[in-house]
A computed fold for a 73-nucleotide RNA from an Anaerolineae bacterium, annotated as transfer RNA.
RNA sequence: GGGUCAUUAGCUCAAUUGGCAGAGCAAGCGCCUCUUAAGCGUUAGGUUACAGGUUCGAGCCCUGUAUGACCCA
Numbered sequence: 001g002g003g004u005c006a007u008u009a010g011c012u013c014a015a016u017u018g019g020c021a022g023a024g025c026a027a028g029c030g031c032c033u034c035u036u037a038a039g040c041g042u043u044a045g046g047u048u049a050c051a052g053g054u055u056c057g058a059g060c061c062c063u064g065u066a067u068g069a070c071c072c073a
Stems, first nucleotide, its partner, number of pairs: 001072007010025004019056001027043005049065005
C1' cells in the first nucleotide's frame, strides 16, 4: 500500500427479505430470609462507532472516515 471482517444498553450478544430496537448478566427498588448470599418480581438504561446519501420508511442498502482483528504485498 491492497483486501476481508467487526463496531447495537455498563458488559456479552441478538434483531431472518428495509417496516414497533430486544435478551442474558450487571445496576436501582421490592418480596423472601434472623442477616448475607441464592431465588422470585419489577423499574430504568440506546445519537445502532462518526459524517453523508438512497427510500414513504435504514441497525439492515450505498459512499467516506475512525478504531480493532486477520490475510496479501
Its Rfam family is "tRNA". From the family's description: Transfer RNA (tRNA) molecules are approximately 80 nucleotides in length. RNAcentral holds the sequence, with entries from ENA.